The prediction has a mean pLDDT of 83. The part of an RNA shown here (small-subunit ribosomal RNA, central domain) has 343 nucleotides and comes from Zostera nigricaulis.

Context: one part of a larger RNA
RNA sequence: UUGGGCGUAAAGGAUACGUAGAUUGAAAAAUAGUUAAUUAAAAAAAUUUUAAAUUUAACUUUAAUAAUUUUUAUUAAAAUUUUUUUCUAGAGUUUAAAAGAAGAUUAUAGAACUUUAAGUGUAACAGUAAAAUGUAUUGAUACUUAAAAGAAUUUCAAAAGCGAAAGCGAUAAUCUAAAUUAAAACUGACAUUGAGGUAUUAAAGCAUGGGUAGCGAAGGGGAUUAGAUACCCCCGUAGUCCAUUGCCUUCAACUAUGAAUGUUUAUUUUUGGUAUUAAAUCAGAAAUGUAGUUAACACGUUAAACAUUCCGCCUGGGGACUACGAUCGCAAGAUUAAAACUC
Numbered sequence: 001u002u003g004g005g006c007g008u009a010a011a012g013g014a015u016a017c018g019u020a021g022a023u024u025g026a027a028a029a030a031u032a033g034u035u036a037a038u039u040a041a042a043a044a045a046a047u048u049u050u051a052a053a054u055u056u057a058a059c060u061u062u063a064a065u066a067a068u069u070u071u072u073a074u075u076a077a078a079a080u081u082u083u084u085u086u087c088u089a090g091a092g093u094u095u096a097a098a099a100g101a102a103g104a105u106u107a108u109a110g111a112a113c114u115u116u117a118a119g120u121g122u123a124a125c126a127g128u129a130a131a132a133u134g135u136a137u138u139g140a141u142a143c144u145u146a147a148a149a150g151a152a153u154u155u156c157a158a159a160a161g162c163g164a165a166a167g168c169g170a171u172a173a174u175c176u177a178a179a180u181u182a183a184a185a186c187u188g189a190c191a192u193u194g195a196g197g198u199a200u201u202a203a204a205g206c207a208u209g210g211g212u213a214g215c216g217a218a219g220g221g222g223a224u225u226a227g228a229u230a231c232c233c234c235c236g237u238a239g240u241c242c243a244u245u246g247c248c249u250u251c252a253a254c255u256a257u258g259a260a261u262g263u264u265u266a267u268u269u270u271u272g273g274u275a276u277u278a279a280a281u282c283a284g285a286a287a288u289g290u291a292g293u294u295a296a297c298a299c300g301u302u303a304a305a306c307a308u309u310c311c312g313c314c315u316g317g318g319g320a321c322u323a324c325g326a327u328c329g330c331a332a333g334a335u336u337a338a339a340a341c342u343c
Base pairs, nucleotide, nucleotide: 003315004314005313006312007297008296012311014200015199016198017197021193022192023191025087026086027085028084029083030082032080035076036075037074038073040071041070042069043068048064049063051061052060090190091187092186093185094184095182096181097180102176103175104174105173106172107171108170109153114148115147116146117145118144119143120142124135125134161168162167205247206246207245208243209242210241214240215239219235220234221233222232258310259309260308261307262306263305266288267287268286269285270284271283272282273281274280292299293298316343317342318341325336326335327334328333
């Protein structure tokens, strides 16, 4: 490489968009190559057959057939290529309806924590398995009143909803996007996938400038312990928050399950439509489960079933999500990615 695979054994890219490429609806006509049949021509020797010379044979010479290949011409069904015309089942656009924690910006709200000030008030508070560090007669903790600041949004809340994924949860407004359903109208294959590429990408981290209530890596102290660079307790810096500031680009980025299309039993629950009055149906989210699949577990119309198209990836364990090189990055590091050796 082939073959075989990729939920859990090695293997689905973090996600989307999209270039090249690959694949690609229905009908008609033309077209080119391919394929098949027929026709004509050409092709060295060997092989096969025929004849001659040789005692026979081999060798040699003569003639011939077939096969194969190439070329010329004609014909033909289907598929494919290209071109033209047409269509509406795919795809898209318009209209209407209703739903949503989808995104961005701005404003506002209440509860709680903390701090500050004032008042009341007196000896403890805090913390733990138990303690101690810590706070407190310079009046703490507790209670009341007032103020400040930051962060997060109780209930509703759900196997619920939305988003490509990461993710999204107080309220209101403005702006933006996507999907669903219904009924027609329009465009007329405009589609699928997608190497490179571009964009987005939790947390942590980095740079600049703000902010800092709570929590809290590091650090300090108290315990525990043989020790305790931990688990527990008291503090606490970075960080967590913000910027129409810029990087980093990783994860058990998981449904450990790539995207798309079609086909294939049922029951129950649920979200949004159509219709409301129910049945039914369309698009989602769940549970059980038929056929089938699977090594088993399990999956099962949201497939891991049956098929097709395209991309990515795997090829014994370790060495190794490493070295070297290259690219990117301020750095941290990321991406790509071996070998020796060993079992």
The RNAcentral record of the full RNA draws on SILVA.